[in-house]
RNA sequence: CACUCGACUGCGGGAGAGACCGGCCCAGCGCCGGCGCCGAAGGAGCAACCGCCCCGGAAACUCUCAGGCAUCAGGGACCGCAGUCAGGUC
Numbered sequence: 001c002a003c004u005c006g007a008c009u010g011c012g013g014g015a016g017a018g019a020c021c022g023g024c025c026c027a028g029c030g031c032c033g034g035c036g037c038c039g040a041a042g043g044a045g046c047a048a049c050c051g052c053c054c055c056g057g058a059a060a061c062u063c064u065c066a067g068g069c070a071u072c073a074g075g076g077a078c079c080g081c082a083g084u085c086a087g088g089u090c
Stems, first nucleotide, its partner, number of pairs: 002089003006085008018035001020034005036069003042065001043063003049057003
């Protein structure tokens, strides 16, 4: 120098589900309640599998507590690029 793993930062992409009903206000598509839904923040559960095998770690599967369901905005697992940091290999 290059490769690889992890974390962080910036940029780009990024889905799903009621323009539902009622009420308040008619200045707003804002708030409250009800029912119906969504899974890709988070959380929880089971499990293939893995390990140091007493016991642990474990999903994009499952559940929806939370969150979300016109547009915009925000959030958004994950992916790509760039940079930084700390390691590993050569």
The RNA shown here (Glycine riboswitch aptamer) has 90 nucleotides and comes from Devosia elaeis. The source organism's lineage runs through Bacteria, Pseudomonadati, Hyphomicrobiales, Devosiaceae and Devosia.